[in-house]
Molecule: c-di-AMP riboswitch aptamer (ydaO/yuaA leader)
Organism: Bacillota bacterium
RNA sequence: AAUAAAAAAAGGCUGAAUUUCUUAAUAAAAGAAAACGGAGGACCCACUCACUGGGGUUAAUCCAUUGAAAAAUGGUAGGGGGCUCCUAUUCCCCGCACCCGUCAGCUAACUCCGGAAGCCUAAAUAGGAGGAAAC
Repeated sequence: AAUAAAAAAAGGCUGAAUUUCUUAAUAAAAGAAAACGGAGGACCCACUCACUGGGGUUAAUCCAUUGAAAAAUGGUAGGGGGCUCCUAUUCCCCGCACCCGUCAGCUAACUCCGGAAGCCUAAAUAGGAGGAAAC
């Protein structure tokens, strides 16, 4: 000096998921608020039958093939790729999980719930717009 691993600090990213206060105080934990997110719920409007159950959170749905099933494989709606946003080209990753319980269209008033978790220097090129810091 380079590379790799671990830890700490700082900063940042995905996400609604951050902040403050109280009890306490080493921390954890508990409680209460607010930012923020979601659901239920009239008129009007929409829909009105039957069958199938259906609905919701999330980017995370749907299709094909194999399989008795479970499931596997390949695609895919959709989401992410790290100053922010937009456009174009090529590329990479994800495409989970959970809840309600036969019930929910929209929806003012009103009611209820969440307010977690995870990640660690990252894809480039071209064009446009807007910021931040330093001088």